[in-house]
RNA sequence: GGGCCCGUAGCUCAGUUGGUAGAGCGUUCGGUUCGCAUCCGAGAGGCCGAGGGUUCGACUCCCUUCGGGUCCA
Numbered sequence: 001g002g003g004c005c006c007g008u009a010g011c012u013c014a015g016u017u018g019g020u021a022g023a024g025c026g027u028u029c030g031g032u033u034c035g036c037a038u039c040c041g042a043g044a045g046g047c048c049g050a051g052g053g054u055u056c057g058a059c060u061c062c063c064u065u066c067g068g069g070u071c072c073a
Base pairs, nucleotide, nucleotide: 001072002071003070004069005068006067007066010025011024012023013022019056027043028042029041030040031039049065050064051063052062053061
């Protein structure tokens, strides 16, 4: 320098024929217990690495760019 893959909630990830984002763990509150753990219920938390474009509408398509991984040179 070039090819490919990844970047979504605190962590690990899901979400594809474009239609206003979810799970597990964690966390908060409540129930249960003498208390703790377990278990049960409810809640908070991200506008999807960044910028731009296409579209009625984009995490999803296109361009640029940043970071990480990997292969080639």

This is a predicted structure of a 73-nucleotide RNA (transfer RNA) from a Clostridia bacterium.
Its Rfam family is "tRNA". The family's RNA type in Rfam is transfer RNA.
The prediction has a mean pLDDT of 81.
NCBI's taxonomy places the organism under Bacteria, Bacillati, Bacillota, Clostridia.
The sequence was found in a public genome assembly.